[in-house]
RNA sequence: CACUGACAAAGGCUAACCCGGUCGAAAGGCUGGGGGCGCAAAGCCCGGGACCUAAAUCCUGCGAGGGACAGGGAAGCUGGGUUGCCAAG
Numbered sequence: 001c002a003c004u005g006a007c008a009a010a011g012g013c014u015a016a017c018c019c020g021g022u023c024g025a026a027a028g029g030c031u032g033g034g035g036g037c038g039c040a041a042a043g044c045c046c047g048g049g050a051c052c053u054a055a056a057u058c059c060u061g062c063g064a065g066g067g068a069c070a071g072g073g074a075a076g077c078u079g080g081g082u083u084g085c086c087a088a089g
Stems, first nucleotide, its partner, number of pairs: 003089001004087002012039002017034007037076001043082004048078002051073002057068004
């Protein structure tokens, strides 16, 4: 330096779920506390596919309502880019 990821060590992150605050039409986001299934990039960036929602818009209806749709989203599904802790082999 590269590979690899140990019943190692120091740290790190934190799913579901629960209780608040705030934004949003919703999905969901941000944030404080609890929680801990898990993670060697479950750090950061992008978002093709699949996925969630349906305000506006369009269609339909006398109406109530129904339907379509991303220009709204999320990733701990997947792929790519980039940075990085430790060191048994």
A computed fold for an 89-nucleotide RNA from an Acidobacteriota bacterium, annotated as c-di-GMP-I riboswitch aptamer. The prediction has a mean pLDDT of 79. The model forms 95% of the base pairs in the Rfam consensus. NCBI's taxonomy places the organism under Bacteria, Pseudomonadati, Acidobacteriota.